[in-house]
RNA sequence: AGGGGUGUAGCUCAGUCGGUAGAGCAUCGGACUUUUAAUCCGCUGGUCCGGGGUUCGAGUCCCCGCACCCCUA
Numbered sequence: 001a002g003g004g005g006u007g008u009a010g011c012u013c014a015g016u017c018g019g020u021a022g023a024g025c026a027u028c029g030g031a032c033u034u035u036u037a038a039u040c041c042g043c044u045g046g047u048c049c050g051g052g053g054u055u056c057g058a059g060u061c062c063c064c065g066c067a068c069c070c071c072u073a
Stems, first nucleotide, its partner, number of pairs: 001072007010025004019056001028042004049065005
């Protein structure tokens, strides 16, 4: 310098052909237990990396940037 991939909850990750943003774990509350742990039940938690564009509607499509990873030189 060129090419490819990834970015979504505190963490690890789904999200189909553009149409209600989700799971597990963790946190918190409760049950159980002499207590802790384990187990079970329930809740909370998101401007989807940033900006712009297309569209009735964008996590998803297009453009520009940022961060990280890989390949080539």
Molecule: transfer RNA
Organism: Phycisphaerales bacterium